[in-house]
The RNA shown here (small-subunit ribosomal RNA) has 1487 nucleotides and comes from a Minisyncoccota bacterium. Its mean pLDDT, the model's own confidence on a scale to 100, is 82. Rfam family: Bacterial small subunit ribosomal RNA. Rfam links the family to the GO terms structural constituent of ribosome and ribosome. The sequence was found in a public genome assembly.
């Protein structure tokens, strides 16, 4: 400077980042299948059964080599002979090889063709066809006889050629003809062709590790065109292999093709080159060339013919046929062109080839129209009902291609003069007519494109994620839309995306991945300087890399596909020359790596021997008496035959307290009382020696905890298994009592661990602080300690950097280099099979089928924990009174019923909806009725008809009759009734489609946002921390600063006071009272205590210092100040939020309600799921539960008298006085629209009397009788009164509820609803307590923190056996098939060798030998198929048993090993932390 050049997405999670697989979007195909299909050009088309083939054709030609025959002229036929038939065409079975590709080589041959040299003389005997005869079904064969040649043979010559003992010997020919010429023989040479050899390249497998006897080499001989163990004899014992021999599997190779940014990966169809094959196997002959596709011989299988004696055949040539298959074409035309064979030539032959036909199989091109056309038509679809969309789209009008017809009409035909065209009357041109030809797939995301209807986890879809359980853009249909288009989709396969095998271009602490550790072989890599050299490396030139293909430029078909020309390229190999930096090799030196030497030093380094004390246990003896031991609590056990306890003596085995540590040593495992002996390694100092001697390390070798195994010892304690006792639903466990192997020693195996720093070894570099172990030096000192500096180790915290994050951080997980090991989704599985090792247990190596779309790492927010810390609540505790027992009331469940309408179900349903079911309510049941409807709106038509009253029928609704009969403009205008149409109506369904409302956590203190900051991100910070509060209340600090919803306050009631007004209070004055407005309390005042901060004084300690001075730091005490909190006090009506109410954050529970109301969708609408009515039901009753009332009595009942409230209500009403009734009540009617009148009497209480502890003068249920009131109506089914009756019940089991002060308890009063009907509900006042030490425990809640495998969030997740079903793979007594070898037998054809008869000699004919295909037998090997059975694995709907793991998962978990057990598992032993919690020690950071 130029050119070329790379896209991602979905899916693991509540969310995030990472790792990692799966899937998709692209391109391609000799394709196939589905739907569809107008034309043309160019290509392409049996990939499967190298399975079998009917029929036709595919190799002949030459009379100018020869003989004969036929014939009218051409000419034809048979045979001999020559050349060709070894090409062309097909296919890919075999082959892992010099087969192919590429680059080279030497020991060769070559017909036809080109060039050159020399020759072509003489002679002979046969034979085919033919003729005669014979055999046979045929194919074919045999005998006799005649004759020719460019057929065959002999002699001569010898340019040459071959051999040689260098004398010599051997060796050829063919003619035809008219004359040119064409031939023939020998030799040399060329070209093209062929054979041979070599380097390099060329698939998978080591679960194939050793292979080989002609094997490796030599000598000689044979053999070939030629080299060679190519073959044979003899000799030697070699040759190949971890750079993969040998074996097994698969496969024709290349140019190229597809894809890819490229590197690569995959592939080898058409075309070209090479190889191999021709039904299968073997063999040779002829020939220049073959061991020969359409030649020969033999064997085998198959097919056909046959007169059964014997014969014939080979489509992997072109067509065609059967078969198998998802699947692949015409039994076509022509030699006109190109090419091939023969021929002198004409010519003949040519399924090579040129063409046509069939197939959307592929690529390319064209068309299905263009212009105009709005009332934006009809129809379809949607709709918010207005409209929108299909859509200028159609219709309509005009025009022109394609096509058809008609008429013309090529190139291809040639340096080849003439003749000659299969394709073809084709391409193309002109004229005329003139619009008839679109589908497929998709529309949830990836991925461009959306609505309606149907369906209802069904039917179905799906590449992945996933969709479908009544509002599906995901199924099916429709409409609309999107993409491509004569195609469009699907399936299969390849590349890509996939950096997901990573050379370009990945990783290994925790995701998969560092060998348990070392020594060391091969290999790989390697310090500094100089010189030489150059196989690596670099440069320049030559050769080659066939053509086609690809790329670029240009050209020809109207364009393109296609074809042609040119250039470039083909990244490779080879060769010549050059360079010498790097690397290699050689050589000379150096000392920084490494090793050695000398001197010191520390140490649980190793091995062996000896030895010590404490503890334990046993034995013996003494003392001593009833327990001891053990546990959560117990029991088994031990003990009166004397235990436990204690003393003494003795025995025994194992382990080593304190020191001790964060410490030391070792390669790791590991190593601990002391002493001695032997011994390995390390560090420092000196810088003395060698002079790169180094690093790593596949295989190999050695070591290697615990458990386990073998042999022999030993055995105190502990202790798998086992026995017993507990626990438990069970308890093969955890706990307890015993206890065997084992643990210990010696020798020998085993070879594994969470063998871990989950971190390979070595070297170098890159800020620091602190601690510690052990060396050295320096200052100082008499000498040390201390201090400073410097090595080597061991730790910890950080910078930069790295990392997905966590974290690592000079002991790297940073920056680099060298070498080794290992990984590639999860499961199946560290398993099966095979192999090696082991006594065994087992270890090492190590898959696949099948299955899933995840599995996983780190971190985040929650939730949870039988984790932790802090705090709160009538949560517990302390108290008071209840419930649970009785009777009744009421609600619920259940049961019953024609119906017992419906809803509500832990807390948060159950005196709840319902603040009031006799009818009504009412939704339920039975029966009787109505149907545009009981009520509404609109439209059209008809109707002078309503309403009201009376009577009749009926259970009533209703029906009928009569009476009465509106406004009016006389129009059916309003109203009414009837008919018709839109519609009404529904307490029918869905609260899991919704609105609104409500409950609960909870009146708990929380829930968030903006900006900023931190983090890759989810997210964090703020909101955490300290103190405080009822409070996220307030203060301080702080990468936060602010704000919002909540808290508090504002609102209402109440307590004190003031002011004002005063009706209905009061006789009045007045103001107890009512109303209104204000004041008052707050962080104010005083005292004490505690905490924090700060100032001063005094003093202790430490450091500096000569110092007691002084300074600094730190601590105790005292005093003062400030702030916060707690307690008390004064004042005050009220004191620390004064009391109560209203007020309920973000959200949770798919919480409740479609039956309050509203509402989407669905459903019913003439014997209705609508509407009206009568009666019934909601009131039932073996039972269970909830909430209450009344009681069980003397703190009481009854009785007489007496005192004192508040707050309400009242005209459809409250109702006084008075009178009647025992009473409920009745009569009555004053007053009151209410501070006026009424309900209205308050009750507990007080005083007096009586009852005297009883089932009672308690208690009042139940029942009988008689009544009152309300109401249309009290039977089902009201309340109340009187008389009578007088049940259970004597204080209530387990359990459980409410309440902290004017509260509980107790006593009455009122109101709502309401005709009547409360023990319920809501409100009101009267009397009026006890207790709270406190936060250990129960329940609930809040904050912080920790663990997590949970996120539907612990009512979570999840493991294993068993049972059932399905699937794949392995084992398996065996059975069976195939393959390749080996040994032996048999031994065709064939050539070679030996040989017989014969011959002059051969040949033919015959015999023999070795070789030798097929075949047979045998024992093994390998690979398949199948197999009773047993075992494991995977997957399946909600099966069974347990609960192993995740939280301290309720016994921390896991690893190795051993034993045991239905199962998860348990236990022993050693190890890891990938264990929570608490405490201590040490260290670090900050002050």
């Nucleotide at each position: 400077u130029u050119a070329u050049u790379g896209a991602g997405a979905g899916u693991u999670u509540g969310a995030u980042c990472c790792u990692g697989g799966c899937u998709c979007a692209g391109g391609a195909u000799g394709a196939a299948c589905g739907c569809u299909g107008g034309c043309g050009g160019u290509g392409u088309g049996g990939a499967u059964a190298a399975g079998g083939c009917a029929u036709g054709c595919a190799a002949g030609u030459c009379g100018a080599a020869c003989g004969g025959g036929u014939u009218u002229a051409g000419a034809c036929c048979c045979g001999u002979g020559g050349c060709a038939a070894a090409c062309g065409g097909g296919c890919u079975a075999g082959u892992a090889a010099c087969a192919c590709g590429u680059a080279g080589g030497a020991a060769u041959c070559u017909a036809c063709c080109g060039g050159g040299a020399a020759g072509u003389c003489a002679u002979g005997g046969a034979u085919a066809c033919g003729c005669u005869g014979g055999a046979g079904a045929a194919a074919u064969c045999c005998a006799g006889u005649a004759c020719a040649a460019u057929a065959c043979a002999u002699g001569a010559u010898g340019u040459g050629c071959u051999c040689u003992a260098u004398g010599g010997a051997g060796u050829a020919a063919a003619g035809a003809u008219u004359u040119a010429u064409c031939g023939c023989u020998u030799c040399c040479u060329g070209a093209g062709g062929a054979g041979c050899c070599u380097g390099c390249g060329u698939c998978c497998u080591a679960u194939c590790a050793g292979c080989u006897u002609g094997u490796u080499g030599g000598u000689g001989a044979g053999g070939u065109a030629a080299u060679a163990g190519c073959u044979c004899a003899c000799c030697a014992a070699g040759g190949c292999u971890a750079u993969g021999a040998c074996g097994g599997g698969u496969a024709g190779g290349g140019g190229g093709u597809g894809u890819g940014a490229g590197a690569g990966c995959a592939u080898g169809g058409c075309c070209c080159c090479c190889a191999g094959c021709a039904u299968u196997g073997g063999a040779a002959c002829u020939g220049a060339g073959a061991c020969a596709c359409u030649g020969u011989c033999c064997a085998a299988a198959c097919u056909c013919c046959u007169a059964c004696g014997g014969g014939a055949g080979g489509c992997u040539g072109c067509a065609g046929u059967c078969g198998a298959g998802a699947a692949u074409a015409u039994u076509c035309c022509a030699c006109a062109a190109u090419g091939g064979g023969c021929g002198a030539a004409a010519g003949c032959c040519u399924g090579a080839u040129g063409g046509a036909g069939c197939g959307a199989c592929a690529c390319c091109g064209c068309g299905u129209g263009c212009a105009u056309g709005a009332u934006g038509a009809c129809g379809g679809c949607c709709u918010u009902a207005g409209g929108g969309u299909u859509g200028u789209a159609a219709a309509g009008u005009g025009c022109u291609a394609a096509a058809a017809a008609u008429g013309g009409g090529a190139u291809c035909a040639a340096u080849g003069u003439a003749c000659u065209g299969a394709g073809c009357g084709u391409a193309c041109c002109a004229u005329u007519u003139g619009a008839a030809a679109a589908g497929a797939g998709g529309u949830u995301a990836c991925u461009a494109a959306c609505u309606c209807u149907g369906u209802g986890c069904c039917a179905g879809c799906a590449g992945u994620a996933g969709c479908g359980g009544u509002a599906a853009u995901a199924c099916a249909g429709a409409g609309a839309c999107c993409u491509c288009a004569a195609g469009c989709g699907u399936u299969a396969u390849c590349c890509g995306g996939a950096u997901u095998u990573a050379u370009u271009g990945g990783g290994c602490g925790u995701a998969a991945a560092g060998c348990g550790u070392g020594u060391g072989u091969a290999g790989g890599u390697g310090g500094g300087u100089g010189u030489g050299u150059u196989a690596g490396u670099c440069g320049u030139g030559g050769g080659u890399c066939a053509a086609a293909u690809c790329u670029c430029c240009g050209a020809g078909c109207u364009c393109a596909a296609c074809u042609c020309g040119g250039a470039a390229a083909c990244u490779g190999c080879u060769u010549a020359c050059g360079a010498a930096a790097c690397g290699g090799c050689a050589u000379a030196c150096c000392u920084a790596g490494a090793a050695g030497a000398u001197g010191u030093g520390a140490g649980a380094g190793a091995u062996g021997a000896c030895u010590g004390g404490a503890a334990c246990u046993c034995a013996u003896g003494g003392u001593g008496u009833a327990g001891u031991a053990g546990u959560g609590a117990a029991a088994u056990g031990c003990g009166u035959u004397g235990a436990u306890a204690u003393c003494a003596u003795g025995g025994g085995g194992a382990a080593c307290a304190c020191c001790a540590a964060a410490g030391g040593c070792g390669a790791a495992g590991g190593c601990a009382g002391g002493u001695c002996a032997u011994u390995g390694g390390c560090a420092c100092a000196u810088u003395c020696u060698u002079g790169a001697c180094a690093c790593u390390g596949a295989g190999a070798c050695a070591c290697g905890a615990a458990a386990g195994c073998g042999u022999g010892g030993g055995u105190a304690g502990c202790g798998a298994a086992u026995g017993g006792g507990a626990u438990u639903a069970g308890a093969u466990a955890c706990c307890c009592c015993a206890g065997u192997a084992g643990u210990c020693c010696a020798c020998g195996c085993c070879g594994u661990a969470a063998a871990c720093g989950a971190u390979g070894c070595a070297u170098a570099c890159u800020c620091g602080g602190c601690a510690u172990a052990u060396g050295g030096a320096g200052u100082a000192u008499c000498g040390a300690c201390c201090c400073u500096c410097u090595g080597u180790g061991u730790g910890u915290c950080c910078a930069a950097g790295c990392u997905a994050a966590c974290g690592c951080g000079u002991u790297a997980a940073g920056u680099a280099u060298g070498c080794c090991g290992c990984c590639u989704g999860g499961g199946a599985a560290g398993u099966a099979c095979g192999a090696g090792c082991g006594c065994a247990a087992g270890c090492u190596u190590a898959a696949a089928a099948c299955u899933c779309a995840a599995a996983g790492g780190a971190a985040u927010a929650g939730a949870c924990g039988g984790g932790g810390a802090u705090c709160c609540g009538c949560a517990c505790a302390a108290g008071u009174g209840g419930u649970g027992g009785a009777g009744c009331a009421u609600g619920u469940g259940g049961u019953u019923u024609a119906a017992u309408u419906c809803g509500a179900c832990a807390c948060u349903a159950a005196g709840c909806g319902a603040g009031a079911a006799a009818c009504c309510u009412c939704a339920c049941c039975a029966g009787g009725g109505c149907u545009a409807g009981a009520a509404a709106c609109u439209u059209g038509g008809c109707u002078g008809c309503a309403a009201g009253c009376u009577c009749u029928a009926g259970a009533g609704a209703u029906a009928g009759a009569g009476c009465c009969g509106c406004u009016u403009u006389c129009g059916a205008a309003g109203g009414u009734g009837c008919c018709a149409a839109g519609c009404a109506g529904g307490u029918g369904c869905u609260g899991c489609a919704u609105g609104g409302u409500u409950g609960u956590c909870g009146u708990c203190a929380g829930c968030u946002c903006g900006u900023g900051c931190c983090g890759u991100a989810a997210g964090g910070u703020g909101u955490u921390c300290c103190c405080u509060u009822a409070a996220g209340u307030g203060g301080g600090g702080a990468a936060a600063c602010g704000a919002g919803c909540g808290c508090a306050a504002c609102c209402c009631u109440u307590g004190u006071c003031g002011u004002g007004u005063g009706u209905u209070a009061g006789a009045u004055a007045u103001g107890u009272c009512a109303c209104a407005c204000g004041a008052g309390a707050c962080u104010g005042c005083c005292c004490a205590g505690c905490c924090u901060u700060u100032u001063g004084u005094c003093u202790g300690c430490a450091a500096g210092u000569a110092a007691u001075a002084c300074u600094u730091g730190u601590g105790c005490a005292c005093a003062g100040a400030a702030g916060g909190c707690u307690g008390g006090g004064a004042g005050g009506a009220a004191g620390g939020c004064g009391a109560g109410g209203a007020u309920g954050a973000c959200g949770u529970c798919a919480a409740a309600u479609c039956a309050g109301c509203a509402u989407g969708g669905c459903c019913c609408u003439u014997g209705a799921c609508g509407c009206c009515c009568u009666g019934g039901g909601c009131g039932a009753c073996a039972c269970a539960c909830g909430u209450g009332c009344u009681a069980c009595a003397a703190u009481g009942g009854c009785u007489a008298g007496g005192a004192u409230a508040a707050a309400g209500g009242g005209u459809u009403g409250c109702c006084a006085a008075a009178c009647c009734g025992c009473g409920a009540g009745g009569u009555g009617g004053a007053g009151c629209u209410a501070a006026u009148c009424c309900c209205a009497a308050a009750a507990a209480c007080c005083u007096g009397g009586u009852c005297u502890c009883a089932g009672u003068u308690c208690g009042g249920a139940u029942u009988g009788g008689a009544g009152u009131c309300u109401g249309c109506a009290a039977c089902u089914c009201g309340a109340c009164u009187c008389c009578a009756u007088g049940a259970a019940g004597u204080c209530g089991g387990a359990a459980u509820c409410a309440c902290u002060a004017g509260u509980a308890a107790u006593c009455g009063u009122g109101a709502a609803u309401c005709a009547a009907a409360a023990u319920g509900u809501c409100a009101c006042g009267g009397u009026g307590a006890a207790u709270a030490c406190g936060u250990u425990c129960u329940c609930g809640g809040a904050u912080c923190u920790u663990g997590u495998a949970c996120u539907c969030a612990c009512c979570g997740c999840c493991c294993g056996u068993c049972a059932c079903g399905u699937c794949a793979a392995g084992a398996g007594a065996g059975c069976u098939a195939a393959u390749a070898a080996c040994a032996c037998c048999c031994g065709a054809a064939g050539g070679u060798c030996c040989u017989g008869u014969u011959u002059u000699a051969a040949a033919c004919c015959g015999g023999g030998a070795a070789c030798a295909a097929c075949g047979g037998u045998g024992g093994g090997a390998u690979u398949g198929g199948u197999g009773a059975u047993a075992g494991g694995g995977a997957c399946g709907a909600a099966g069974u048993c347990g609960u192993a793991a995740c939280a301290a998962g309720g016994c921390a978990u896991c690893c190795g090993u051993a034993g045991c057990g239905g199962a998860a598992g348990c236990u022993g032993u050693g190890g890891a932390u990938g264990g929570a919690u608490c405490a201590c020690c040490u260290c670090c950071u900050u002050u």
The organism belongs to Minisyncoccota, within Bacteria.